[in-house]
Context: one part of a larger RNA
RNA sequence: GCCUACGAGUUACUGUUGUUAGCGAGGUUAAGCACUUCAGGUGCGGAUCCGUAGCGAAAGCGAGUCUGAACAGGGCGGUGCAGUUAGCAGUAGUAGACGCGAAACCGUGUGAUCUACCCAUGGGCAGGGUGAAGCUGUGGUAACACUCAGUGGAGGCCCGAACCCGUUGACGUUGAAAAGUCUUGGGAUGACCUGUGGGUAGGGGUGAAAGGCCAAUCAAACUCGGAAAUAGCUCGUACUCCCCGAAAUGCAUUUAGGUGCAGCGUAUUGUUAGUUCUGUAGAGGUAGAGCUACUGAUUGGAUGCGGGGGCUUCACCGCCUACCAAUUCUUGACAAACUCCGAAUGCUACAGAAUGUUGCAAUGCAGUGAGGGCAUGGGUGCUAAGGUCCAUGUCCGAGAGGGAAAGAACCCAGACCAUCAGCUAAGGUCCCCAAAUGUAUGCUAAGUUGAAUAAACGAGGUUGGACUGCCCAGACAGCUAGGAUGUUGGCUUGGAAGCAGCCAUUCAUUUAAAGAGUGCGUAACAGCUCACUAGUCGAGCGGUCCGGCAUGGAUAAUAAUCGGGCAUAAGCAUACUACCGAAGCUAUGGGCCCGCAAGGGCGGUAGGGGAGCAUUCCAGUUGUGCUGAAGGUUCACCGCGAGGUGUGCUGGAACGGCUGGAAAAGAAAAUGUAGGC
Numbered sequence: 001g002c003c004u005a006c007g008a009g010u011u012a013c014u015g016u017u018g019u020u021a022g023c024g025a026g027g028u029u030a031a032g033c034a035c036u037u038c039a040g041g042u043g044c045g046g047a048u049c050c051g052u053a054g055c056g057a058a059a060g061c062g063a064g065u066c067u068g069a070a071c072a073g074g075g076c077g078g079u080g081c082a083g084u085u086a087g088c089a090g091u092a093g094u095a096g097a098c099g100c101g102a103a104a105c106c107g108u109g110u111g112a113u114c115u116a117c118c119c120a121u122g123g124g125c126a127g128g129g130u131g132a133a134g135c136u137g138u139g140g141u142a143a144c145a146c147u148c149a150g151u152g153g154a155g156g157c158c159c160g161a162a163c164c165c166g167u168u169g170a171c172g173u174u175g176a177a178a179a180g181u182c183u184u185g186g187g188a189u190g191a192c193c194u195g196u197g198g199g200u201a202g203g204g205g206u207g208a209a210a211g212g213c214c215a216a217u218c219a220a221a222c223u224c225g226g227a228a229a230u231a232g233c234u235c236g237u238a239c240u241c242c243c244c245g246a247a248a249u250g251c252a253u254u255u256a257g258g259u260g261c262a263g264c265g266u267a268u269u270g271u272u273a274g275u276u277c278u279g280u281a282g283a284g285g286u287a288g289a290g291c292u293a294c295u296g297a298u299u300g301g302a303u304g305c306g307g308g309g310g311c312u313u314c315a316c317c318g319c320c321u322a323c324c325a326a327u328u329c330u331u332g333a334c335a336a337a338c339u340c341c342g343a344a345u346g347c348u349a350c351a352g353a354a355u356g357u358u359g360c361a362a363u364g365c366a367g368u369g370a371g372g373g374c375a376u377g378g379g380u381g382c383u384a385a386g387g388u389c390c391a392u393g394u395c396c397g398a399g400a401g402g403g404a405a406a407g408a409a410c411c412c413a414g415a416c417c418a419u420c421a422g423c424u425a426a427g428g429u430c431c432c433c434a435a436a437u438g439u440a441u442g443c444u445a446a447g448u449u450g451a452a453u454a455a456a457c458g459a460g461g462u463u464g465g466a467c468u469g470c471c472c473a474g475a476c477a478g479c480u481a482g483g484a485u486g487u488u489g490g491c492u493u494g495g496a497a498g499c500a501g502c503c504a505u506u507c508a509u510u511u512a513a514a515g516a517g518u519g520c521g522u523a524a525c526a527g528c529u530c531a532c533u534a535g536u537c538g539a540g541c542g543g544u545c546c547g548g549c550a551u552g553g554a555u556a557a558u559a560a561u562c563g564g565g566c567a568u569a570a571g572c573a574u575a576c577u578a579c580c581g582a583a584g585c586u587a588u589g590g591g592c593c594c595g596c597a598a599g600g601g602c603g604g605u606a607g608g609g610g611a612g613c614a615u616u617c618c619a620g621u622u623g624u625g626c627u628g629a630a631g632g633u634u635c636a637c638c639g640c641g642a643g644g645u646g647u648g649c650u651g652g653a654a655c656g657g658c659u660g661g662a663a664a665a666g667a668a669a670a671u672g673u674a675g676g677c
Base pairs, nucleotide, nucleotide: 001677002676003675004674005673006672011095012094013093014092015091016090017089018088019087020086021085022084023083026050027049032044033043034042035041054061055060064076065075066074067073098236099235101233105226106225107224109222110221116200117199118198119197120196121195122194123193124192125190127159128158129157130155134151135150136149137148139146163187164186165185169182170181171180202218204214205213206212239612240611241610242609243608244607249262250261251260252259253258263368264367265365266364267363268362269361270360271359274355275354276353277352278351279350280349281348282347288341289339290338295335296334300330301329302328306324307323308321309320310319311318371396372395373394374393375392376391377390378389379388380387401412402411403410416590417589418588419587421586422585423584427580428579429578430565431564432563436577438576439575440574441573442572443571449567457552458551461549462548463547464546465545466544467543468542469541470540478536479535480534481533482532484509485508486507489503490502491501515530519528520527591602592601593600594599613666615663616662617661618660619659620658621657622656623655624654631650632649633648635646636645637644638643
């Protein structure tokens, strides 16, 4: 892992609601007793309980009563009311109360054959090294001291086996082993190791102390019991079909993953509203707007109260100001907690029209009370987040189908079933891939398209529009020629001559035209050039603004790609036609639900309601079976389905149908339990 068996809303009592039945202003017996055909029996038994009257704390009074001084007011009642007993079903309470599951707590006992420490009594430690004290002798001293040579054999001494330990590395890791093997290492006469017997016991022991150890178990052992402890937690909870179908919100909570009430679902009953549109009448202060209409904030200007500073003075006055600045005027502009104003929506009422049970209430039973994305209006955040918190809508949740390559919620569209029928939606029509290599007119040259629609910004890309200037009296570009004189304008300067800088009625002359000079250049001149003019040429040439499509900007970690192939359209824009395209719509047939019908409906999680199938047993009734029951298995048929029936083979003795009843009544899941493979 698979197979088989077992495996979870039960039972008792007490309420409550529904339903069925009996009786009904009444209903009903309990224990017990008697009888008996011994059963789900019959008859007695009226104690009791519920109802028929309430009010008051009570005495008590009573269709009233309590409060009260009250004949007041007010509270609770009455004014013509239905209950009760039993069966069944839903549900609640009390019990283990749908099943399994703790970590723990308490009580009685059992453990020191493991291990910790202790007690008693025994045992063990190859070999080698070092050489303390003491002693003897030599030397030495006044005597000691001291020196040297021997002797001696001390030590939690040294090296190293047994023995004890476990430092390092490897192996082992479903091991040879629930702690080992090999290697290396530490101690090895000691606080050493060890045999045997004994002692200390669970909030207790023991501990050279690690919360270590106390029988592979220790921050409180093990055993049995209280005990089915408790578990707002996790997991699991078994046949079918039909109808409806949520919530993830508000308030409260030692409350936040729980619960109570409300909201939303369902069933029943009752009732009669509900929704949409139009019209009329309203309340309101949002968007916007506005502010010499308030509050506050605020740009520039004018005015300049007051202040600062300076001058003056013994002091008071007084004067001045490139300072700050009130009020007022003017100008510009701001606000969720500003408003002189002020929509659209939404909301309320009434009337009319449309729609048709969608509304409301009560009662039984729930589930939900972790929501999420998207769009819009906002708060928060960084006008960050697949962020977070509200509001309105929608979808996912609980929604399948088509499109978006692939995708919970984006676009289209809500699946009762069947069909080798048709029409469409979004989206598509070169191939993968169903349908146009469609029509018309443009654009793009970047494979832009086709990464995210990447930005500011840049750019004689290209295309369209508007306005405007010049132009056959010849424009624009090119070429030829001129581009002069007063004058080197004045000032400044070492120099300044068109061209460092400053100044200016930058003037005037000759001219076809020529600036007191556009740029390069010189130390300064010179030189080159431009503006401007003529000639040549012969038809368009410039400027500004607004669009379209392209272009640079353009950088991410393993080669690349629009879904791919690929495409100059099969890209982009506009218009049009045809076609494809879904479980949408239609067609045909069928099933079910609501409804008298006409007609309408049938996606669905939690959940509510309804109708059934199967299993075992019981009662009644009726059957089958050795000419083959149950069980197993093949095939066929019937039923929407759970399932049922028949037939062949197997099997070898019991088993069905119908009407009711009762349940140990349905397994795929619980790291389920047991067995097998």